[in-house]
RNA sequence: UUAGAGUUUGAUCCUGGCUCAGGACGAACGCUGGCGGCGUGCUUAACACAUGCAAGUCGAACGGGGAUAGAUCGGGAGUAAUCCUGGUUUAUUCUAGUGGCGGACGGGUGCGUAACGCGUGAGCAAUCUGUCCUCAAGAGGGGGAUAACAACUGGAAACAGUUGCUAAUACCACAUGAGACCACGGUUCCGCAUGGAACAGGGGUUAAAGGAGAAAUCCGCUUGAGGGUGAGCUCGCGUCCCAUUAGAUAGUUGGUGAGGUAACGGCCCACCAAGUCUGCGAUGGGUAGCCGAUCUGAGAGGAUGACCGGCCACAUUGGAACUGAGAAACGGUCCAGACUCCUACGGGAGGCAGCAGUGGGGAAUAUUGGGCAAUGGGCGCAAGCCUGACCCAGCAACGCCGCGUGAGGGAAGAAGGUUUUCGGAUCGUAAACCUCUGUUGUAGGGGACGAGGAAAAGACGGUACCCUACGAGGAAGCUCCGGCUAACUACGUGCCAGCAGCCGCGGUAAUACGUAGGGAGCGAGCGUUGUCCGGAAUGACUGGGCGUAAAGGGCGCGUAGGCGGUUUUGUAAGUCUGGAGUGAAACCCCCGUUUUCAAGGCGGGGCCUGCUUUGGAGACUGCAGGACUUGAGUGAUGGAGAGGAUAGCGGAAUUCCCGGUGUAGCGGUGAAAUGCGUAGAGAUCGGGAGGAACACCAGUGGCGAAGGCGGCUAUCUGGACAUAGACUGACGCUGAGGCGCGAAAGCGUGGGGAGCAGACAGGAUUAGAUACCCUGGUAGUCCACGCCGUAAACGAUGAGUGCUAAGUAUCGGGGGAUUUCGGUGCUUAAGCUAACGCAGUAAGCACUCCGCCUGGGGAGUACGGUCGCAAGACUGAAACUCAAAGGAAUUGACGGGGACUCGCACAAGCGGUGGAGCAUGCGGUUUAAUUCGAUGCAACGCGAAGAACCUUACCAGGUCUUGACAGUGUAAAGAAUACUUAAGAGAUUAAGGGCUACGAAUUAAGCUUGCUUGAUUUACUUUAUAAACAGGUAGUGCAUGGUUGUCGUCAGCUCGUGUCGUGAGAUGUUGGGUUAAGUCCCGCAACGAGCGCAACCCUUAUCACUAGUUGCCAUCAUUAAGUUGGGCACUCUAGUGAGACUGCCGGUGACAAAUCGGAUGAAGGUGGGGAUGACGUCAAAUCAUCAUGCCCCUUAUGACCUGGGCUACACGCGUGCUACAAUGGCUAAUACAAAGAGUCGCAAAACCGUGAGGUAGAGCUAAUCUCAUAAAGUUAGUCUCAGUUCGGAUUGUAGUCUGCAACUCGACUGCAUGAAGUUGGAAUCGCUAGUAAUCGUAAAUCAGAAUGUUACGGUGAAUACGUUCUCGAGUCUUGCACACACCGCCCGUCA
Repeated sequence: UUAGAGUUUGAUCCUGGCUCAGGACGAACGCUGGCGGCGUGCUUAACACAUGCAAGUCGAACGGGGAUAGAUCGGGAGUAAUCCUGGUUUAUUCUAGUGGCGGACGGGUGCGUAACGCGUGAGCAAUCUGUCCUCAAGAGGGGGAUAACAACUGGAAACAGUUGCUAAUACCACAUGAGACCACGGUUCCGCAUGGAACAGGGGUUAAAGGAGAAAUCCGCUUGAGGGUGAGCUCGCGUCCCAUUAGAUAGUUGGUGAGGUAACGGCCCACCAAGUCUGCGAUGGGUAGCCGAUCUGAGAGGAUGACCGGCCACAUUGGAACUGAGAAACGGUCCAGACUCCUACGGGAGGCAGCAGUGGGGAAUAUUGGGCAAUGGGCGCAAGCCUGACCCAGCAACGCCGCGUGAGGGAAGAAGGUUUUCGGAUCGUAAACCUCUGUUGUAGGGGACGAGGAAAAGACGGUACCCUACGAGGAAGCUCCGGCUAACUACGUGCCAGCAGCCGCGGUAAUACGUAGGGAGCGAGCGUUGUCCGGAAUGACUGGGCGUAAAGGGCGCGUAGGCGGUUUUGUAAGUCUGGAGUGAAACCCCCGUUUUCAAGGCGGGGCCUGCUUUGGAGACUGCAGGACUUGAGUGAUGGAGAGGAUAGCGGAAUUCCCGGUGUAGCGGUGAAAUGCGUAGAGAUCGGGAGGAACACCAGUGGCGAAGGCGGCUAUCUGGACAUAGACUGACGCUGAGGCGCGAAAGCGUGGGGAGCAGACAGGAUUAGAUACCCUGGUAGUCCACGCCGUAAACGAUGAGUGCUAAGUAUCGGGGGAUUUCGGUGCUUAAGCUAACGCAGUAAGCACUCCGCCUGGGGAGUACGGUCGCAAGACUGAAACUCAAAGGAAUUGACGGGGACUCGCACAAGCGGUGGAGCAUGCGGUUUAAUUCGAUGCAACGCGAAGAACCUUACCAGGUCUUGACAGUGUAAAGAAUACUUAAGAGAUUAAGGGCUACGAAUUAAGCUUGCUUGAUUUACUUUAUAAACAGGUAGUGCAUGGUUGUCGUCAGCUCGUGUCGUGAGAUGUUGGGUUAAGUCCCGCAACGAGCGCAACCCUUAUCACUAGUUGCCAUCAUUAAGUUGGGCACUCUAGUGAGACUGCCGGUGACAAAUCGGAUGAAGGUGGGGAUGACGUCAAAUCAUCAUGCCCCUUAUGACCUGGGCUACACGCGUGCUACAAUGGCUAAUACAAAGAGUCGCAAAACCGUGAGGUAGAGCUAAUCUCAUAAAGUUAGUCUCAGUUCGGAUUGUAGUCUGCAACUCGACUGCAUGAAGUUGGAAUCGCUAGUAAUCGUAAAUCAGAAUGUUACGGUGAAUACGUUCUCGAGUCUUGCACACACCGCCCGUCA
């Protein structure tokens, strides 16, 4: 001392990008803002600058000049005092000029610079150094000028010139020479090459300045040596991006000589040579001051180079030298350019990247402040002067740090806000209120350190600090609250307005927008934006990858480079280790100390991972030498092979030509046509020509580096392998550039051309068909030579070496053998992998070298370059845009994929619908309204088991407004309803009328003691009034509950534990059989269980027992009649039981489950029928059954009434009824049910009516009475194939019934009328047995009103070979870029 999260999917694992949380800033912007300390403040225009200041000082170097004070000598005025003026001199002081020192420091900026510029470490034996320190030696005597000044001259000015005077620590020559320097020869010592040092010798050259003071002395001067400081030069190493910059260079590289410099050097010059740099990146282009350090990071790194410190560069742009110890000089000079200013137009002046400040630019950066008191610098002996360096102050929340905005108590949990399920909850001890404090603030008083040792001197500053008083008084905001990410509710809005860092929110219940309340975070700040690092192992040295996610070069040979077997000796470059030098200070870390703390300051230590040098070690690597044989190679023997090149040869087949035979078609396709053919095709026989390819053998066989290679023979030739182990002795591996090979297509030139066949033509197909199919057909395919250089050039897997458990097949070789070597395959272990898979032919374990990758798209595109005849190839971006793109595997769904199975699914049958008329529902249209809902299956005789009013929800008109309905309070009345009259369409209004309570409670009186009477209240009704409210078939079925449909009575849907898988998940539930069935059996990493299936329930079919009225009647009696007596055997009724279980026999099967056949039986394999509907799907249906959230209406979207409408009618559709007739119609006679209903009812007999029906009313609350005759059937007759004796619509008329009322708009009856229709196109529906078909009966609803619905029985068939096809479903499997799941996804064009 190392943290992660969100986002690709239905879910999963992986790859991979994007985004967030952290820290930092010379910042800016938004909102807000009390105080203090310490810091920081033009990142842009090295843009232009008004004004002031920023470098002067020395009179103790010098000659002048001025001022003041005095002394003294004159002159003038004045009586004098005194005034004016001149000379000399003293003191003090100021100063232009000469001279000295300093203006090379300090201060600013980062333009340039990719460089010895910087950093670090060395070197100079190739160097200089004013002032400073130490030491040594000296300063003698002279000379000539020149500023100033004066006069004159020019000029507008700046300034300049001429003449004349003068001084010096200014200048010059001479003397002296301890020394220094130069040349000469010599000695000694040393070194790292040139070489250096020291010593002695004679020769030559070469110095100086004074000033102050009474003096001592001090300050200077000259020469030399040493030191110190500073500077110059050289070298090693390090120091950004681009190769779409690959070659650069003539003073260039070196030499000799001369010059130049403080000094080396092509630094410069002459001559000579032809070198020098470069893939370890020269040259060119772009960008950039470098470092200590700063930020970040665990570190390695990455980014940065503000402030502070070191170095460099620059000073308006470019160039140049002068002076000087030092400059190629920010506030010096000269020249040139641009710009600004002055001008008398002739000429001049200027340089803020010094401090302030101005304009401009910009998102953006301060005062034209105070002071030299401190620190430091220049000059001076000093006093001192100068100092925008510096110290301070001002402005700015720009940053860091500290403090405050109060503290304690205080529940009636106040008011108020918000919310609410109306109870409450919350803001909240928060406030009020009580008791305190005084940081800060305001006022008043005192008042520093900073100046250390005599004195003086404080800008900051009356500041910090201290004391006193006053008084909670003056001092809180910002962002956020969907997840990441701490923090939730209400209202508004309604894919609008808006939010958003990513994912994403918003389409009427938004924790995501806006506001409010509440909450979270930070706090004098808080957010946003920008930039950097981090997270990012997302460029991976630490620390990644390349079979399928991005990524192995198409293959080989080979250069540079990298790496390299065994052993030994030496060496010490790498390596390890000890010492020394350096690594400035600041920064950072630790300790201590000081500001009351902190930031900050001060002291000490550590660190500075580096470089240099030196001693040691000698394993490993390197280097040098020696040896070895196992790597590699050579030689010997041998066999295998479509390895390559050239030449020759062969047979089969296609086509064409010639001839014979022969006649009408051939060919082609899904079907055709184009095409060929009577001028003789096709077919067949014979002969010939020509080109191309090589059947069988043939093989997950062989060979080759890859591409690739296939008839036979010959010649030439490459490689691999085996055996034995003779020879060489590491000779090896890889391989950037480079060179070569390299399928097909294509290109060039010349040949060749049988078949095939782009382009092209024709015929088909099709909506079209520039295609797929057919008939033709040219390039091309073939050969030679030359280009091209690419492919899914794939094992999507670079080459080499070693190691790692087995089995099996095959090719070549060896061996007597268990076997061995080399290739080619398969299955598996360990291991690896995201998984799939790989697994001695690795994708395992390791090493070496090369190539390549870094989100998707844009794009392998553009530009540039190279190559190519061209086509094009190689190299290869960016803008912009998206939040994904992708890999493997999982579960589903899907497939005009596969396998198996089922279903009235088809098929086989029977009957229908679709045509007609009518009924009924729907659409559409119409309408004042034609209320609303239901819309593929799964809406449409559905909600509705029944619209004339009512219903009723719709429309028109007339009315009501606390309401038609519910409950509460207050007041009044004692009635109200019914009934009557009047008005009105009615609702309603007005008037009249009459009886008032039963009950309960309280109380009073009476008495029979539990009754009566009276009063009050309650209750009830009405009226008036009040406030909440009632009411809504208004909206939302996409806010809901409940209920229902559907897949589907299909056989499925799941769970626990275990096991497998990183995981989603799998297993179980799959497999072999079997079943109606996930039914059962067997097997099996599964073992069990649940919801479904089945069974249990009801009904029906048989029997037994019990019971016997209202049912029944065999025997007995009786009657018109089971009518009555009698009986309960039978039927029947309705209760309890029995019975059926593959139980028995045989075959099949696996010794199973089961299945087939048989027996018994009323019934046989679920006996028939019903009820019963798993997990779920369809935002399926219903807010109009009901309930209900939210929203809406409230003199109306509520309520009442009358009338109308829901019944409309060019039309379309669904569901039905009746038919079209003779298996029939009609007439007559006659037989047999079941199940129901009935007192607001069913209603018999009898009578009346042709009939509907009427009168009447027995009986029945029902096994008793009634509805109630069942019909088809049977018997007999008639009709005789017609629009009819079929069919009955429509219409006329007369009636019946129900009902307040049949006009819109009921049903039924009689008579009359007598439409369409003669079996129904495409298409389509139901049904597998008591079923279809056909026949009637009953019920619910209901006053009345069924062809509908539901239930009941009667008569009663045909067919099923079978599962190819249609539809639907189930299981397994396969593919998938789908998951809103194929009504999916998605491509192109256009708008």